[in-house]
RNA sequence: AAGGGCAAACCCGGCGAAAGCCGGGGACGCAAAGCCAACGGGGCUACCGCACGCGUCGGGUCGCGUGCCACGCCGGCCGAGCCGCCGAA
Repeated sequence: AAGGGCAAACCCGGCGAAAGCCGGGGACGCAAAGCCAACGGGGCUACCGCACGCGUCGGGUCGCGUGCCACGCCGGCCGAGCCGCCGAA
């Protein structure tokens, strides 16, 4: 080159506390933008929980805020591993 494949943002519907995921539409791009998240690194969220502060005359409860917290999430963040179309080669 040929035949094709996938599908960003965004929109609609659904699940989820969220990150995000699923389906439809849609194409920014991708030679692995196929698989793998308990192989290693990095990033995202924090329902619950913990600590502190505030709301109250005080206590309790409750609420709000801040910080921490992953065997939750991201493979289209990187590396590794596995599988993989055609062809110059």

The RNA shown here (c-di-GMP-I riboswitch aptamer) has 89 nucleotides and comes from a soil metagenome. Rfam family: c-di-GMP-I riboswitch aptamer. Its family is annotated with cyclic-di-GMP binding in the Gene Ontology. The coordinates come from a structure-prediction model, not an experiment, and the mean pLDDT is 88. The model forms 100% of the base pairs in the Rfam consensus.